[in-house]
């Protein structure tokens, strides 16, 4: 160093329920374990969700407005993938 056991020490914690923020996507905090050797950490690049403000088109009002639909992150997802960065452990190669 790569690698990653039926190991030993810790560790994290998917659904799903409750509170709580949010317009949503989603967050968090309790309780829960499906799984994870980086399931530490940073949205930097692809990928994916949302669509509030904001644009555009349509109806409809015709006074400010309203409704539908496109479109579109300055919002999110690190437990999708890359990529920076720290890192425990040690049969076996």
């Nucleotide at each position: 160093a790569c690698u990653g056991a039926u190991a030993a020490a810790g560790g994290c914690a998917a659904a799903u329920c409750u509170g709580u923020c949010g317009a949503a996507a989603g967050a968090u905090a309790g309780a829960g374990a499906c799984g994870c050797a980086a399931a530490g950490c940073u949205g930097c690049g692809g990928g994916c969700c949302u669509a509030a403000u904001g644009u555009c088109u349509g109806c409809u009002a015709c006074a400010g407005g309203g409704c539908a639909g496109g479109c579109g992150a300055u919002g999110g997802c690190g437990g999708c993938c890359g990529a920076g960065u720290u890192g425990c452990c040690a049969c076996a190669u």
The RNA shown here (c-di-GMP-I-GGC riboswitch aptamer) has 93 nucleotides and comes from Firmicutes bacterium UBA5473. The model forms 95% of the base pairs in the Rfam consensus. Model confidence (mean pLDDT): 84 of 100.